The RNA shown here (Bacterial large signal recognition particle RNA) has 265 nucleotides and comes from an Anaerolineae bacterium. The prediction has a mean pLDDT of 79. It matches the Rfam family "Bacterial large signal recognition particle RNA". The family is grouped with related families in Rfam's "SRP clan". Rfam classes the family as a non-coding RNA gene.

């Protein structure tokens, strides 16, 4: 160095999780890897690797150790970036409302602006006058079987008569009441009046008159180191995501190294 036969060991790893801590079932990863039977309020196991049966290949493409790359997973993300949503703020810039200005534009104004002076009218108070209403009066109807008037037929009553009384009825009339009333009188009253007439207030609005001689007003627009409002951008501290990035573990996949026995030739 060749050949057979064997052994150790291999027939898959790894993240997170779970656990005192490890290895499995379960999840995720690589990328293709022998079969059966089991495990989650579980199956083992504490110098540790699934447990229990089976099979195949073996010292090398296949075992072992080192690097090297490096899917993916864990952790920080207190300091950058981004987004979210609550909160609190009101300096700024954006809006919203007011004021205050009068550049610009309509508007009012030599048919006279602002301002001053005097009146009127709206208000308010008494007063008078009308006008309504309601009583009253005046006027008129009606209206008493006796106990109201007048006259009193009949009849009654007194007288010897003349004559005399006192009286119902009818008729006239009146008195309380009940009714009517166009006019005219008093009184009272009001959601009464294009009425007078005196006094007053208030200055808001309309209005006449003088003086006066150019300005008023402030609807849009526009400016405002005014005022208040909102909170969109903004600004403050927290919190949540995801991220730049750290960090740790790390498959595959490359590079290096290293590895047993016995028998023959």
């Nucleotide at each position: 160095u060749c050949g057979u036969g064997c052994u150790a060991g291999a027939c898959g790893g790894g993240g997170a999780g779970c656990u005192g801590g490890c290895g499995g079932u379960g999840c995720c990863c690589u990328g293709c890897a022998c079969c059966c039977g089991c495990a989650a309020u579980c199956c083992g196991c504490c110098g540790a690797a699934g447990c229990g049966g089976g099979g195949u290949c073996g010292a090398a493409u296949u075992c072992c150790c080192u690097c090297u790359c490096g899917a993916g997973g864990g952790c920080c993300g207190g300091a950058g970036g981004u987004c979210g949503g609550a909160c609190g703020g009101g300096a700024c810039u954006g809006c919203c409302a007011g004021g205050c200005u009068a550049a610009g534009u309509g508007g009012c104004g030599a048919a006279g602006a602002a301002g001053g002076c005097u009146g009127g009218g709206u208000c308010c108070u008494g007063c008078g006058c009308g006008g309504c209403a309601a009583g009253a009066g005046c006027c008129u109807g009606u209206g008493a079987a006796c106990c109201c008037c007048g006259c009193c037929a009949g009849g009654u009553c007194c007288g010897g008569g003349a004559g005399g009384a006192a009286g119902c009825a009818a008729c006239g009339g009146u008195a309380a009441g009940c009714g009517g009333u166009a006019a005219c009188u008093c009184u009272u009253g009001g959601g009464u009046g294009c009425c007078g007439c005196a006094g007053g207030g208030a200055u808001g609005c309309c209005u006449g008159g003088c003086c006066g001689g150019a300005g008023c007003a402030g609807g849009c627009u526009g400016g405002u180191u005014c005022u208040g409002g909102u909170a969109a951008g903004c600004c403050g501290g927290g919190c949540g995501g995801c991220u730049a990035g750290g960090u740790u573990c790390g498959a595959c996949a490359g590079a290096g190294g290293g590895u047993g026995c016995a028998c023959g030739a």
Background: The sequence is in RNAcentral, with records from ENA.